[in-house]
Context: one part of a larger RNA
RNA sequence: CCCUCGUUAAGGAAUUAGGCAAAAUGGCUCCGUAACUUCGGGAGAAGGAGCGCCCUGCUGGGUGUAGCGACUCGCUCGCGAAGCCCGGUGGGGCCGCAGAGAAACGGCCCUAGCGACUGUUUAACAAAAUCACAGGUCUCUGCAAACGCGAAAGCGGAUGUAUAGGGGCUGACGCCUGCCCAGUGCCGGAAGGUUAAGGGGAGGGGUUAGCGCAAGCGAAGCUCUGAACCGAAGCCCCGGUGAACGGCGGCCGUAACUAUAACGGUCCUAAGGUAGCGAAAUUCCUUGUCGGGUAAGUUCCGACCCGCACGAAUGGCGUAACGACUGGGGCGCUGUCUCAACGAGGGACCCG
Numbered sequence: 001c002c003c004u005c006g007u008u009a010a011g012g013a014a015u016u017a018g019g020c021a022a023a024a025u026g027g028c029u030c031c032g033u034a035a036c037u038u039c040g041g042g043a044g045a046a047g048g049a050g051c052g053c054c055c056u057g058c059u060g061g062g063u064g065u066a067g068c069g070a071c072u073c074g075c076u077c078g079c080g081a082a083g084c085c086c087g088g089u090g091g092g093g094c095c096g097c098a099g100a101g102a103a104a105c106g107g108c109c110c111u112a113g114c115g116a117c118u119g120u121u122u123a124a125c126a127a128a129a130u131c132a133c134a135g136g137u138c139u140c141u142g143c144a145a146a147c148g149c150g151a152a153a154g155c156g157g158a159u160g161u162a163u164a165g166g167g168g169c170u171g172a173c174g175c176c177u178g179c180c181c182a183g184u185g186c187c188g189g190a191a192g193g194u195u196a197a198g199g200g201g202a203g204g205g206g207u208u209a210g211c212g213c214a215a216g217c218g219a220a221g222c223u224c225u226g227a228a229c230c231g232a233a234g235c236c237c238c239g240g241u242g243a244a245c246g247g248c249g250g251c252c253g254u255a256a257c258u259a260u261a262a263c264g265g266u267c268c269u270a271a272g273g274u275a276g277c278g279a280a281a282u283u284c285c286u287u288g289u290c291g292g293g294u295a296a297g298u299u300c301c302g303a304c305c306c307g308c309a310c311g312a313a314u315g316g317c318g319u320a321a322c323g324a325c326u327g328g329g330g331c332g333c334u335g336u337c338u339c340a341a342c343g344a345g346g347g348a349c350c351c352g
Stems, first nucleotide, its partner, number of pairs: 001347008010338002014336001019333001027051005036041001038172001052094012067079004071074001107331007114323002119131001135170007147156003173318004178248003183245002185241005192236003198230002203225005210217002249267005276310001277307001288304005
C1' cells in the first nucleotide's frame, strides 16, 4: 500500500454527476395521526410514551374451599371469606456490574415527471417511462367459419358457433376524442373505356397434281402465319369510408400616445389545428421572462405563450393507490468530505 471489519474531537453533504457508500431507523404495548381519495385507502402516515426485579396499598376478572341461602333434596342451583391464577393502578425500594437475552427488525416528510395497478423483459453490462394487462374501439368470420400448419391427407381454431373466434390499434378510472375522402388503402357500384388465354377465321406464305413455248399461274391436301369480331377480373371510371395510411396554410392592412389587432383585403388548399395542454421525456434561440425556494439555483416548483418543431385511441388532458423507475427540496444521520488517525484479521512486499 491492497482487501474485509471496528472506533473517532469539532463540524455535518462542505464530498460527488448523484448522499454512491456508510451511518441512522428498527421489536412489543398504549396514545395519536394531515392533505387528498376511486371512501377501499392514504396508515406502521407523521409524532409521543412505556418496557427488569422486590415490598406494599387499592382495584377488575377467573377459579372456588369453609360458610350462607334456595328448592324440584341432587356429585343441584345462587351468593361467597381465605387460598391460587391473570391483569390495571398508586407509593416505596433494588440492580443497571457481568453474562445472557428480540440476536433476526421500516429512516421519515414535502413536491414534480412517466406508467393506472400485481405482473413481464435484453440467460451473461440495460428491469425501465419496455412488454403485458383488465377496459375501449375498428375490422374479418354463418361454420367444411375466418385464420394458421401442411404439395396432400389431415390437424389446430373447437368437441367452440357472433355474449363466439381471428386480426389491427389503444391501454384502469374520470372528462373528452374536433376539421379534411384531393392522394393512398379498404368497401360498394357496374353504364362506358382498356384488357389475357381462348373462340374466330378475312387475308398472306411454303409445298405441287395440273396449265402454259416461256415468264409464270396454281385446285385439293399437308403446313407456316394471321385481320375484324366475341372474350373476365383488374385498371380507368362513379360513390362511400379516419379509433383506415395520413394531413390539418401564406402575405398585407387596420383602433384618437404607443403597442397590439376583435376587424378587413388577397393568394393557395382536400381541409387549414377545435377542446385541452404548453420553454414540456417535445423549446433551437435559451441559463427565455416573472414569481418561489438558497447568502448564492444552466436543475426544481408555479406562471406567461413568441408551440424553431404539442394536440386529441401512432389518443388529449387530469387522476387516489402503486413503483429496487427519473428530477427537486427538507428533517434525522453519518469518515462522503474539511482531514485524517488508531485498532483487528487477511494479503502484497522484505529477510530466513
This is a predicted structure of a 352-nucleotide part of an RNA (large-subunit ribosomal RNA, domain IV) from a Minisyncoccia bacterium.